[in-house]
Predicted 3D model of a 509-nucleotide part of an RNA (small-subunit ribosomal RNA, 5' domain) from a metagenome.
Context: one part of a larger RNA
RNA sequence: GGACUAACGCUGGCGGCGUGUCUUAGACAUGCAAGUCGAACGGGUUGCUAUUUUGUAGCAAUACAGAAUAGCGCUAGUGGCGAACGGGUGAGUAAUAUAAAAGUAACCUACCCCAGAGUGGAGCAAAACCCGCCGAAAGGCGGGAUAAUUCUCCAUAUUAUCCUAAAACAUAAGUUUUAAGAUGAAAGGCUUCGGCCGCUCUGAGAGGGGCUUUUACCCUAUCAGCUUGUUGGUGAGGUGACUGCUCACCAAGGCAAUGACGGGUAGGGGGUGUGAGAGCAUGACCCCCCACAUGGGAACUGCGACACGGUCCCGACUCCUACGGGAGGCAGCAGUCUAGAAAUUUGGGCAAUGGGCGAAAGCCUGACCCAGCGACGCCGCGUGAGGGAUGACGUCCUUCGGGAUGUAAACCUUUGUUGAGGGGGACGAUAAUGACGGUACCCCUCGAGGAAGCCUCGGCUAACUCCGUGCCAGCAGCCGCGGUAAAACGGAGGAGGCAAGCGUUGUCC
Numbered sequence: 001g002g003a004c005u006a007a008c009g010c011u012g013g014c015g016g017c018g019u020g021u022c023u024u025a026g027a028c029a030u031g032c033a034a035g036u037c038g039a040a041c042g043g044g045u046u047g048c049u050a051u052u053u054u055g056u057a058g059c060a061a062u063a064c065a066g067a068a069u070a071g072c073g074c075u076a077g078u079g080g081c082g083a084a085c086g087g088g089u090g091a092g093u094a095a096u097a098u099a100a101a102a103g104u105a106a107c108c109u110a111c112c113c114c115a116g117a118g119u120g121g122a123g124c125a126a127a128a129c130c131c132g133c134c135g136a137a138a139g140g141c142g143g144g145a146u147a148a149u150u151c152u153c154c155a156u157a158u159u160a161u162c163c164u165a166a167a168a169c170a171u172a173a174g175u176u177u178u179a180a181g182a183u184g185a186a187a188g189g190c191u192u193c194g195g196c197c198g199c200u201c202u203g204a205g206a207g208g209g210g211c212u213u214u215u216a217c218c219c220u221a222u223c224a225g226c227u228u229g230u231u232g233g234u235g236a237g238g239u240g241a242c243u244g245c246u247c248a249c250c251a252a253g254g255c256a257a258u259g260a261c262g263g264g265u266a267g268g269g270g271g272u273g274u275g276a277g278a279g280c281a282u283g284a285c286c287c288c289c290c291a292c293a294u295g296g297g298a299a300c301u302g303c304g305a306c307a308c309g310g311u312c313c314c315g316a317c318u319c320c321u322a323c324g325g326g327a328g329g330c331a332g333c334a335g336u337c338u339a340g341a342a343a344u345u346u347g348g349g350c351a352a353u354g355g356g357c358g359a360a361a362g363c364c365u366g367a368c369c370c371a372g373c374g375a376c377g378c379c380g381c382g383u384g385a386g387g388g389a390u391g392a393c394g395u396c397c398u399u400c401g402g403g404a405u406g407u408a409a410a411c412c413u414u415u416g417u418u419g420a421g422g423g424g425g426a427c428g429a430u431a432a433u434g435a436c437g438g439u440a441c442c443c444c445u446c447g448a449g450g451a452a453g454c455c456u457c458g459g460c461u462a463a464c465u466c467c468g469u470g471c472c473a474g475c476a477g478c479c480g481c482g483g484u485a486a487a488a489c490g491g492a493g494g495a496g497g498c499a500a501g502c503g504u505u506g507u508c509c
Stems, first nucleotide, its partner, number of pairs: 001509004006505005013381006019374002021339001026337003030334003035081003040078002043075003047072011088292003098216007107209003112205001114203006120154004129144006160183003164179006188197003218264003225255003230252008267289004271282004294315005317328004345371001347370003353367001354365004384414004394405004418450001419446006428436001453498005458479003464493005474481002
């Protein structure tokens, strides 16, 4: 000098764009953050409509009460898809991470795209519901009835899977083709009857993922030896898949001063800061990957989890309780307490972009888009402009002559960025739909009015005098100032620098 996710002191007019718990991976009141589909299904309905009908009153029209059917809605439950995305945090992790490059002849993949073939038949349940029971509650138990795109069985089936045989290719296991045999599927819904949406098997694609290898990857030797599933083999089990992944047996290996093992610290990268560069430092915001979700462990479901707003178990903590037993998890968005030098609203909207579900209408979406708060940062603008005296007043200095503040003010003229008042009024949205927002922007009127501070002035280092103080009070980044004439302390006048900021502190180059 530059840069901060900065803080503190003094000061503070406006706008745009960003950004905002670095400490306590501490504890959390309250609300919201993941639902959706009635075009999968049986029910329910004190919603609405239509038709039929019963009773009462009435001569009747009709009124009131009720029932049935149909349709349109709504929906707890079964079922499907989603909930593994999106959002948060960085505790752990020095390598099951990350980055770069390869491999997978050792693998998986729901939804989506393309192609081929199919969608025949039969059956058993269990919710909702009804009845009974237990419990303070949370919730649970027993009996009965029932639907489905729920579940089960039979049939059929290709280039699926398995076994056998042969051939071709390749050789390290193998890959491909042919033949015979065995095994394995399915679900319907809506319809204007044209079809549409589904379902099953197979192949291929896209996107996504698993696994493996090589290289790179902080400090420490006041850590020098480490290792027994350890290293390798055979066989078996296991997995979607290779493998000591696991097991039995066999061998005795494997790693290490090119730093094993141990200890400390730490999420990694794209990047970011600085620097001429080499380098050094760093990893806020944004993007990719990883890990975690009160501490620890486990599996279930599922294409995918060992699962933040799922389940079970063991802890700690908080809450409810009828004392028998239960409930909970903000490192989601707001917000509270605590900690701290220190960081925002318990806001609006799904209008846009994107996501989930749905045939669609649509519903949900604290993702997101916006608004609010903070000079926290960057950028831009303003606080007026022109004229105006041998130069007012005041103040300061003075050799008492004068000098400085100073064209500065007053005063005259003028402008209207901003501001105030009034009017119009978007883009973002394709036909409709705008939270932002009567916002941005445009026009008219008024009128210099409402808008400047902070630090410094001994040298480094731009900027000097007077007074006060008297090694005191104090200053200070370094050198050093202060003990009676202090340009270094404090005040004043003046000056220098930067400016809605200025200085100090902290960190990095």
The RNAcentral record of the full RNA draws on SILVA.